[in-house]
Context: one part of a larger RNA
RNA sequence: GGAUGAAUGCUGGUGGCAUGCUUAACACAUGCAAGUCAGACGGGAAGUGAUGUUUCUAGUGGUGGACAGGUGAGUAACACAUAAGUACCUGCCCUUGCGAGGGGAACAACAACUGGAGAUAGUUGCUAAUACCCCAUAGGCUGAGGAGCAAAAGGAAGAAUCCACUCGAGGAGGGGCUCGCAUCUGAUUAGCUAGUUGGUGAGGCAAUAGCUUACCAAGGCGAUGAUCAGUUGUUGGUCCAAGAGGAUGCUCAGCCACACUGGGAUUGAGACACGGCCAAGACUCUUAUGGGAGGCAGCAAUGGGGAAUUUUUUGCAAUGGGAGAAAGCCUGAUGAAGCAAUGCCGAGUGGAGGUAGAGGGCCCACGGGUUGUGAACUUCUUUUCUUGGAGAAGAAGCAAUGAUGGUAUUUGAGGAAUAAGCAUCGGCUAACUCUGUGCCAGUAGCCAUAGUAAGAUAGAGGAUGCAAGUGUUAUCC
Repeated sequence: GGAUGAAUGCUGGUGGCAUGCUUAACACAUGCAAGUCAGACGGGAAGUGAUGUUUCUAGUGGUGGACAGGUGAGUAACACAUAAGUACCUGCCCUUGCGAGGGGAACAACAACUGGAGAUAGUUGCUAAUACCCCAUAGGCUGAGGAGCAAAAGGAAGAAUCCACUCGAGGAGGGGCUCGCAUCUGAUUAGCUAGUUGGUGAGGCAAUAGCUUACCAAGGCGAUGAUCAGUUGUUGGUCCAAGAGGAUGCUCAGCCACACUGGGAUUGAGACACGGCCAAGACUCUUAUGGGAGGCAGCAAUGGGGAAUUUUUUGCAAUGGGAGAAAGCCUGAUGAAGCAAUGCCGAGUGGAGGUAGAGGGCCCACGGGUUGUGAACUUCUUUUCUUGGAGAAGAAGCAAUGAUGGUAUUUGAGGAAUAAGCAUCGGCUAACUCUGUGCCAGUAGCCAUAGUAAGAUAGAGGAUGCAAGUGUUAUCC
């Protein structure tokens, strides 16, 4: 000198765009953050009011809750980055080839009864389906072959057609796995390793593999730093620097990991699943003491910690996401507004004229100098401000549809009106005198200063620097 997710003293008018718990991965009241489909299904209810239609929905069923959103605790390793590879999987989507025939038995809901304070649980009986099962059927799978194994569902309209289903093939996008190289500090950590290193058989997985297991061999890693210990998410990037390089990893974007703590599986195309399940643990709440309920590192909010970090706001209009044939529904993603000089950028706080160089202040050699064209005064303007009128784009897709917002913008009226501070002035370092104090009180980044003429302390006048900021502190280059 530059920089910051900064904090803090004094001060503070405004617009735009960004940013905003760096500490306790501490605990969390309350509300919301994942639903949707009646054009899969049997019921039930309400309305209209008259035979046909509308609406709602507890339950069965489908699909989505593996995305989006948060955090950085763990992790020094295929975790990330980069360059390759393949023994694999893939719902929805795209292209394409077949099929969709015949039958059956249930379980919720519901009804009756029963247990319980409740959460909820049990018994008996009835019932539908795109839920479940059986038979048939293959250009599919296994196998050299013979042979063996294995599928389906309908709905709306009732004419066409549309949506959906089963089994294959190819693609796209996504994912799993392997691997070369590379990635902090310590040797006051030198040896580490028994499923350990390799093989054979078997098992297992979507797939390769000591992934697992039985047997066999005795290997494997290491001063090119193994092992151990400490610290740490990683990258694109960001800051500094002429560069080399040093520091850093907020916001935004990619990947990884985690979801009260440590385990486990279930379902599924996909999870070992933040707002799913199971048992254990700590904590909190509840209870009729027998038993139950919970998980903000989602958005707001609260307590606590801290030098320190915002609203319990608004809308699905836009961009996207989920389910749906669609209308419509859901969406704290997201779009917006609010708060904060936290940062960057912009325009202001007036322009021109104005010497009796007025008064006051300060200094003085008492002549004057300076504050100073500064003010007053005259005149002009209206960015801003107050007020009245008009008023968007962002909406695509015939029409309709705007949260923001009566906002931005624009056009009249009014009147200089509403708007300047902070630090410094001995040298480094731009800017000087007077008064008080008297090695005291104090200043200070370093040198230093102050003991009666202090340009260094305190006040005043003046000056210098930056300016809605300016000083200080902290950290990095």
Small-subunit ribosomal RNA, 5' domain from Trichopus zeylanicus subsp. travancoricus, 477 nucleotides, folded computationally. NCBI's taxonomy places the organism under Eukaryota, Viridiplantae, Embryophyta, Dioscoreales, Trichopus zeylanicus. Its mean pLDDT, the model's own confidence on a scale to 100, is 83. The full RNA is in RNAcentral, with records from SILVA.